[in-house]
Molecule: transfer RNA
Organism: Alphaproteobacteria bacterium
């Protein structure tokens, strides 16, 4: 130093291929239900989408460039 895959709520992942209201389960918080927990049911809170006063674009998590950081090839 080369070649691939990943970075998005606390955590686990989707969403990208084809740009258009940021989303699932899991905690978490209130509430219902129960004598009471758990299960269950309704609701809420909780993202600078790894990073840029970067680049195209009415519009970027997605395209385009650069940079870090994790995992794996090969050397």
């Nucleotide at each position: 130093c080369g070649c691939g895959g990943g970075g998005u709520a606390g955590a686990g992942c989707a969403g990208u291929c084809c740009g258009g209201u940021a989303g699932c389960u899991u905690g978490c918080c209130a509430g219902g239900c129960u004598c009471a927990u758990a299960a269950c049911c309704u609701g809420g809170a909780g993202g600078u989408c790894g990073c840029g006063u970067g680049g195209u674009u009415c519009a970027a998590a997605u395209c385009c460039c650069g940079c870090c950081c994790c995992c794996g090839c090969a050397a």